[in-house]
RNA sequence: CUCUUAUCAAGAGCGGUUGAGGGAUAGGCCCUGUGAAACCGCGGCAACCUUUGGGAACUUCCUAAAACGGUGCUAAUUCCUACAAAGUGGUUCUCUGCUUUGGAAGAUGAGAG
Numbered sequence: 001c002u003c004u005u006a007u008c009a010a011g012a013g014c015g016g017u018u019g020a021g022g023g024a025u026a027g028g029c030c031c032u033g034u035g036a037a038a039c040c041g042c043g044g045c046a047a048c049c050u051u052u053g054g055g056a057a058c059u060u061c062c063u064a065a066a067a068c069g070g071u072g073c074u075a076a077u078u079c080c081u082a083c084a085a086a087g088u089g090g091u092u093c094u095c096u097g098c099u100u101u102g103g104a105a106g107a108u109g110a111g112a113g
Stems, first nucleotide, its partner, number of pairs: 001113008013042005021031003025082004043074004048070002050066007078105001083102008
């Protein structure tokens, strides 16, 4: 980097250096000199891998606990939308608003190449 697969409405900061951007992309809308992003230190959240117990339809799955280790995260639903279908309201009958669902894209873990 590519493929497969699971999850994504919850949760979680304070210092130091530094000095203008950041929220993937596009359109919005937000955050930000009351200090962005990045780097460093010490925390915290989570429970994908891991460890232990119990169960089962048993080479895997469910459930409870742990949080040493591997990871990830620490504004806003993945901040909203992007493509499509269904429902529903308005309606000048052609457009349009809202809601739900499924995809696409993205993020993270695990496995493989």